[in-house]
RNA sequence: ACGUUGUUCCGGGGUCGGUGUAAUUCCGAACCGGCGGUUAAAGUCCGCGACCCGAUGGCAUCCAGCUAGCGGUGGAUUUGGCGAAAUUCCAAAACCGACGGUUAAAGUCCGGAUGAGAGGGACACGUA
Numbered sequence: 001a002c003g004u005u006g007u008u009c010c011g012g013g014g015u016c017g018g019u020g021u022a023a024u025u026c027c028g029a030a031c032c033g034g035c036g037g038u039u040a041a042a043g044u045c046c047g048c049g050a051c052c053c054g055a056u057g058g059c060a061u062c063c064a065g066c067u068a069g070c071g072g073u074g075g076a077u078u079u080g081g082c083g084a085a086a087u088u089c090c091a092a093a094a095c096c097g098a099c100g101g102u103u104a105a106a107g108u109c110c111g112g113a114u115g116a117g118a119g120g121g122a123c124a125c126g127u128a
C1' cells in the first nucleotide's frame, strides 16, 4: 500500500410568537441539512442510504408476521464575483424535505427506532 478476511467502535440536525375550545401541524418570524464522489469545501451536481412499493427464496404459521438478496419508486438553484479549476468558496435572492399518530393540516412534536443503514475509524490477519 492493497484485501470476496475477522473483531470491534462510531454512524441525522432543528422553535419561538400570534389566533383559537383545541395547533411546536394554521398564520408570522426563525431554525436544520446523513454517506461516498468531484480540477476547490455541495440539503439542490453524480451516485448511495433512509422511507415506501413489488415479485421471489428462506423461517414461522390459525392469522398477523420475520428475514435475505434483487427490482421499482423517490425532493429541491439561480444570478453575480474571485480563480487554472467551484451549480461546492464569497455576495445576493430562491427552493426542498418519507411513513404512521395527533382535540387542528408537522422537515423541527410523539412513534416504529435501545431498530436499520450508506459508509467511516481502530485493531488483527493475509499478500506485496
Base pairs, nucleotide, nucleotide: 001127002126003125005124006123007122008121009120010119015029016028017027018026030108031107032097033096034048035047036046037045043095044094052072053071054070056068057067058066059065077093078092079091080090081089099111100110101109
Molecule: FMN riboswitch aptamer (RFN element)
Organism: uncultured Actinomycetes bacterium